This is a predicted structure of a 1181-nucleotide part of an RNA (large-subunit ribosomal RNA, half B) from Haloquadratum walsbyi.

Context: one part of a larger RNA
RNA sequence: CCGGCGUUAGGGAAUUCGGCAAGUUAGUCCCGUACCUUCGGAAGAAGGGAUGCCUGCUCUUGACCGAGCAGGUCGCAGUGACUCGGACGCUCCGACUGUCUAGUAACAACAUAGGUGACCGCAAAUCCGCAAGGACUCGUACGGUCACUGAAUCCUGCCCAGUGCAGGUAUCUGAACACCUCGUACAAGAGGACGAAGGACCUGUUAACGGCGGGGGUAACUAUGACCCUCUUAAGGUAGCGUAGUACCUUGCCGCUUCAGUAGCGGCUUGCAUGAAUGGAUCAACGAGAGCGUCACUGUCCCAACGCUGGACCCGGUGAACUGUACGUUCCAGUGCGGAGUCUGGAGACCCCCAAGGGGAAGCGAAGACCCUAUAGAGCUUUACUGCAGGCUGUCGCUGAGACAUGGUCGCUGAUGUGCAGCAUAGGUAGGAGCCGAUACACAGGUAUCCGCGCCAGCGGAUCACCGAGGCACUCAUGAAAUACUACCCGUCAGUGACUGUGACUCUCACUCCGGGAGGAAAACACCGGUAGCCGGGCAGUUUGACUGGGGCGGUACGCGCUCGAAAAGAUAUCGAGCGCGCCCAAAGGUCUCCUCACGUGAGUCGGAAACUCACAGACGAGCGCAAGAGCACACGGAGGCCUGACAGUGAUCUUCCCAACGAGGAUCGCUGACGCGAAAGCGUGGUCUAGCGAACCAACGAGGUUCAGAGAUGGGACCCGUUGAUGACAGAAAAGCUACCUUAGGGAUAACAGAGUCGUCACUCGCAAGAGCACAUAUCGACCGAGUGGCUUGCUACCUCGAUGUCGGUUCCCUCCAUCCUGCCUGUGCAGACGCAGGCAAGGGUGAGGUUGUUCGCCUAUUAAAGGAGGUCGUGAGCUGGGUUUAGACCGUCGUGAGACAGGUCGGCUGCUAUCUAUUGGGGGUGUAAGGUACUUGCGAGGAACGCUCGUAUAGUACGAGAGGAACUACGAGUGGGUGCCACUGGUGUAUCGGUUGUCCGACAGGGCAGUUGCCGAGCAGCCACGCACCACAGGGUAAGAGCUGAAUGCAUCUAAGCUCGAAACCUCCCUCAAAAAGAAGUACCAUGAAGGAUCCUUCUAGAAGAGAAGGUAGAUAGACUCGGGGUGUACGCAUCGAGGCAACGAGAUGUUGAGCCCGCGAGCACUAACCAUCCAAGC
Repeated sequence: CCGGCGUUAGGGAAUUCGGCAAGUUAGUCCCGUACCUUCGGAAGAAGGGAUGCCUGCUCUUGACCGAGCAGGUCGCAGUGACUCGGACGCUCCGACUGUCUAGUAACAACAUAGGUGACCGCAAAUCCGCAAGGACUCGUACGGUCACUGAAUCCUGCCCAGUGCAGGUAUCUGAACACCUCGUACAAGAGGACGAAGGACCUGUUAACGGCGGGGGUAACUAUGACCCUCUUAAGGUAGCGUAGUACCUUGCCGCUUCAGUAGCGGCUUGCAUGAAUGGAUCAACGAGAGCGUCACUGUCCCAACGCUGGACCCGGUGAACUGUACGUUCCAGUGCGGAGUCUGGAGACCCCCAAGGGGAAGCGAAGACCCUAUAGAGCUUUACUGCAGGCUGUCGCUGAGACAUGGUCGCUGAUGUGCAGCAUAGGUAGGAGCCGAUACACAGGUAUCCGCGCCAGCGGAUCACCGAGGCACUCAUGAAAUACUACCCGUCAGUGACUGUGACUCUCACUCCGGGAGGAAAACACCGGUAGCCGGGCAGUUUGACUGGGGCGGUACGCGCUCGAAAAGAUAUCGAGCGCGCCCAAAGGUCUCCUCACGUGAGUCGGAAACUCACAGACGAGCGCAAGAGCACACGGAGGCCUGACAGUGAUCUUCCCAACGAGGAUCGCUGACGCGAAAGCGUGGUCUAGCGAACCAACGAGGUUCAGAGAUGGGACCCGUUGAUGACAGAAAAGCUACCUUAGGGAUAACAGAGUCGUCACUCGCAAGAGCACAUAUCGACCGAGUGGCUUGCUACCUCGAUGUCGGUUCCCUCCAUCCUGCCUGUGCAGACGCAGGCAAGGGUGAGGUUGUUCGCCUAUUAAAGGAGGUCGUGAGCUGGGUUUAGACCGUCGUGAGACAGGUCGGCUGCUAUCUAUUGGGGGUGUAAGGUACUUGCGAGGAACGCUCGUAUAGUACGAGAGGAACUACGAGUGGGUGCCACUGGUGUAUCGGUUGUCCGACAGGGCAGUUGCCGAGCAGCCACGCACCACAGGGUAAGAGCUGAAUGCAUCUAAGCUCGAAACCUCCCUCAAAAAGAAGUACCAUGAAGGAUCCUUCUAGAAGAGAAGGUAGAUAGACUCGGGGUGUACGCAUCGAGGCAACGAGAUGUUGAGCCCGCGAGCACUAACCAUCCAAGC
C1' cells in the first nucleotide's frame, strides 16, 4: 500500500447517474391498524406494550406439550449469542404464479387463463416422410388444428377503393391430348373449333393486410368559432387518453413538493408523428421491473482515524507465464510521413542495488468489430431475375358392363330444294331421245278424305271408295332444261346401322376401405403413374453498376457539339465557368436565272412609335430551322423555273483515337454507272461548317446472290449481302433489398476521435471617429470601413495512425498561460463622502457549497473578498467511475409490402495486464575527491506560499456632506483557508486488559473452548491519531504602471534624452529544508604512521520494509526477571450469615471477608539472567 473485516466524536445523503455499499428492522404474545378494492384482500399495514432467572400455586392433558396467577431477584442490555421483515406515499409497465438470451440483457420481452376469427364430419383439417408409414389419436365439433389479442371491468367507431381470402359467373380470355381443315403416299408443322382450373368481370369479407384530409369566412371589446362556403377521398380519427416508455420545437405553460427541482406528481393541450383485439381506457392484488418523495438509519460524505486478518516486505524451500529488432535505454526546444530515449542544438549527467505509485515508452494483449474497398461471402426479405418442391385443374393409363337423353362422323333408306322471267316450287354436273303404263294379290293419271312439309302456290305419302287408258318429255321462254330415263354428287330433314363424345344414372368384376369370417361400404370415381395449364420466397441459385474532396442522399461532370479555362503549334484536368444534342425539312434538298438585308430619313387616305407604297441613304449591324463559334452580299441570304445527286457500285485519305493500337460513326477527294439543272464552263456523293448516334446473336423484310438433297413439287435446308428492330451505364451482362446476428481479405490509397495545416467562422486587440452623452467624439457608449493577433468554437483539407494511439462527462492529482474574478499598487471620472464606472501594472496566493440534468454548458439557491478564463493527446480509464454514446434483448412513434431503419424517445446490458527501460518519490551499497581517520562547519546550487485572506474594536458617528449618509492612515483583537510539529487536555481507536451475559460442550463446582481470523454487551492504559493543542514576520534591496526632481534636444515647456528620488501581494534577500559528486570534488580542530579508526558478533529501540540509524556490551542499567510507584477494571474463588418461599430437601440472589481479585507495550530501583568467546579490514613504516 492492496483485498476482506471491526469500531468511530459532531453532523446525517451534504456523496452519487442513482442511498451503490453499509447500516436500521427482526422471533413470539397482547393491543391496535388508513387510503383503495374485483369484498378475497390491502395487513405482519402503520403504531404501541411485553419478554430473563428463582419460589410457590392454578387450569388443561392418559402423558409430553401448552396457557396463566402471586411473590422474590440481577444486569447497560432478558428472541442478551445464533437465527431473525426497514416502513410508508405517488406514478409508469405487465393483471397474477410461471418462462428466457448455458458464458455481459430476468425485463415492460415470452407464456398464461379469458376474448375473437379461420379450417375440419374422421379415409377429416393440420403436420412429418421419396415412399411404405407415422403424429394429432386408439381422440371425434362441449373435439382438434391455425392465427390474432392477452385476467376481470367499461368499450371496441368509419372505410371493401388497393392487396388478400371466399363465393358467383351470361360474356371475354385460357394449355396439352383427342377432334376438324390444310399439309405430308407417312410424319413434322400450320390453322380452326371445343374448352378445365386460373384470370378478366360481379358480390361479400377488416377481432383479414391495412387506411382514417385541406383551404376560406363568420357572434355588438378582443379572442374563439356552435354556423356557412369550397376543393377532395374508399373513408376522412369516433369514445377515450394525451408534452406520454409516443411531443421535434421542449427545461411547453400553470400549480404542488424544495432555500433552489432539465427530475417527480396534478392539470391544460396548438397530438412534428395518440387512438380502439396491429386492441383503447381504467384497474385491486402481485413484481430481485423503471421513476420520484417522506420517516428511520447509517463512514456514502464533511474528513478522515485506529485496530484485526490474508497478502505485499524480509528469511528458507519450490518455481511459472506474458513479453523480448538492437542498444553505453536523460531533459528541453527544433526537425522529420505533421506526436523522437536514439536526428540537430543546448542543458543535465560518477557506478550499482531495494521499495513504492504508475507520467512516458503514441506500453503489452487481439492482421480494427466503426468506416470504405472487393465484379469476396453468408443469414434474412420481397410485387428483383431464373428455377424447384407442393397445391388446383384438364387429359391419358390402371378401366369393365348396361340402358336413357343428347351431340359428332360415316354408311344405307326415304323425303326435300320456290330470286326474276317462265305452263310450274327448275339443287348441281354429265349422258340422253325417248321413258312409264293397260286385266292385276297390279296400276299411269284424276276426284274425295287423312297425315307430314310448306314460301299458302303447291309438294310427298297413305287409305278405302269412285272414275279410269293413256301420261310425261322433245318444240316456246330461261345464264342453266327437264323428276322422260340413267349415273355421280351438294344443302336440309326424317328413319336406321356402325364407331365415338357429353350429361345425369344403374350395375359389379378390377382398384380402395371396414370386418376374424360371412359379408358390407364405395366403385370404374378415387388412389397411383404420365402429360399440360395456373398458383407457387415453402425452398434453391444468383444479381442488385460506376464516378464521387470518405461513403450514402443529390447530380451525371458515363455517348456527342460549341466558347472560355488553355499559358499565341498540337495536346491538356477538376462534382471548373457558360450553353446545347438524341431532331427537323419532299423542301428548309439539286441546279439555273433574278434580287439585296437590318436600320435610318423624307413623302403618301383612314394610318398612329410599328401595317402598305414610293424615293434617298445604307459593306453587312439582317438572314442563313435549332447552341456557340467560324463563314457568307453579282452570296452560303431572298424569290421564281425545272428537277430528285437525300441515286447504285467501288476505292483512297483524314477524323473518331495529337504524339502507340483500336470498332461503330463522321467528313473530304476520286473512279464506274445511271441521272438532274444549265447555252455552256460546270455544279450536284443532302441541309454553309463543327452535334443529331449503336457490335455480335436473334427476328422480320428483299424480283438479292451462292449452294445442298431429291425423279419431281405448290416446297425444304445451309451460307453470304442489304434494310429495319437496342443496348442513353451510349466498344453494348438478362438482374431488387435488409443485416445492430454477421464473416473474410485488405485500406490510414478513405471517413468518425485526437494531432497537424489553414482560420472563412469564433475569441480578442488595434486604426479612424459618424453619432449620444442637455453644451462637449474620446467620464461613459460607439455605427460604417479598415488592419491584425490567438489557435478555445465550428468548418475545410485528408498529411500521421485501421497487423487498433481506448471514445463524452465526473473524480483524483500536478504543472503552465494571462486576454485579472478577488486580494496589492496606480490613472481618469459626468470622482464631495460612501458605492461605483473605465483604464494601466501585476499570475504570489485564493477562486468554495448546493437543486435539476449523464451532461460539458446553462438556469436557479444561500453564502462569499471573489465564487476568472484557457492549455497540458478537447491533461489524466497499464489511476478510478461507467450515468451518456456505440453490439447482441425489448417497447413506442414515424418510415418501409417486407427483412428492417431512424444525431427520435425508452428499460436492461463485461472495463484485461505480476512494471523490462525511462521518468518520479524515498531508502541503501561502492568508487573518486593523489596519505589514513574522528568530530564540527561553509554554502555553489535546489526547493517552499509558508504564508494568503477576511471580520471586529479604537480612530469616529470624526474627515466629507444641506441632509441622508459616511471613510482612511495607524494600533489592537478574533476568525478562516493553508503549512509544520505534538498527545498534557477533549475526542476516536484500542481483537493489551478487566467485567457482565446468552446458547452449547468439557459429568457438577471451580476454570475454560466455540458461536467472525473479539459470540454479544459495558469500560478502557500505552501507542497512533483529529474533531484536540502549539507555532508559522517585521524588514531591506532593485523595479512595473504611476508620481516626481533637475534638464536639454526645441533659449520656452517637458519625469528623460544624460543624471537623480520614490513606487506593488509580483522579483532578489531576510526565514525554513536539502546540499562537498560544487571534477575549481571546499574548510577548521584533533588523532594516527611506536597504529588511529572501523566492521563482524552479542543485548536492544528514541530507529526501522531489506539495508541504514541510534543506545549499550561487565570499568555495564541494554533487554528480561523481581520489588515498588503509577494506571485499567470494578469488589475474585472459598467460607460465613441473610434470602421470596417450601413439611423438608432445595433456593435466583444479597451482605461481609474485599476498592477485592486479575492485568499493564509506562516509570524507578535492583546485576538475579543475558550482552560471551573471538575474528576481519585498515595509510604506511

Overview: Rfam family: Archaeal large subunit ribosomal RNA. RNAcentral holds the full RNA, with entries from Rfam. The prediction has a mean pLDDT of 84.